[in-house]
């Protein structure tokens, strides 16, 4: 000096998942989600139940088919001052869980959540701004 791994700090990203107080039991703020009238919407019966959080659905192929793998895809996210691109380019995700036969919308009102994970890079390009300099 280089490479790899780990820890701490700092910075940043996804996400509602942050901030403050505290006698450590909690409380408050902010943010997010659900339930729930009228009006509106919908409108027979039976079966295959149905619904919710989330971007996370759907299709094809294969297998040993309650499942798994692969390839796409609706959709979502990132590229470090901010915004933006009928997405110019590149990359990543495309999971998981809950309610328990019950939920359209929904004022009042009621209930609940504030977890977890990742990165230290090509800090891409165009346009419009901001800031700074002369």
């Nucleotide at each position: 000096g280089g490479c790899u791994c780990g820890a701490c700090a700092c910075c940043g990203c996804c996400g509602a998942a942050u901030c403050g107080u505290u006698c450590c039991g909690a409380c408050g703020a902010a943010c997010c989600g659900g339930g729930g009238a009228a009006c509106c919407a919908g409108g027979u019966c039976c079966c295959a139940g149905g619904g919710g959080u989330g971007a996370a659905u759907c299709c094809g192929c294969g297998g040993a088919u309650g499942c798994c793998g692969c390839g796409g895809u609706a959709g979502g996210g990132c590229g470090a001052c901010u915004c933006u691109c009928u997405u110019c380019c590149g990359c990543c995700c495309g999971a998981a869980c809950c309610c328990g036969u019950c939920a359209g919308c929904u004022a009042a009102c009621c209930c609940g959540g504030u977890a977890g994970g990742c990165g230290g890079g090509a800090a891409g390009g165009g346009g419009a701004g901001a800031a700074g300099g002369a």
A computed fold for a 134-nucleotide RNA from Plantactinospora sp. KBS50, annotated as c-di-AMP riboswitch aptamer (ydaO/yuaA leader). NCBI's taxonomy places the organism under Bacteria, Bacillati, Actinomycetes, Micromonosporaceae, Plantactinospora. Of the family's consensus pairs, 96% are formed in the model. Rfam family: c-di-AMP riboswitch aptamer (ydaO/yuaA leader). Rfam describes the family as follows. This family represents a conserved RNA structure found upstream of the ydaO and yuaA genes in Bacillus subtilis and related genes in other bacteria. The coordinates come from a structure-prediction model, not an experiment, and the mean pLDDT is 77.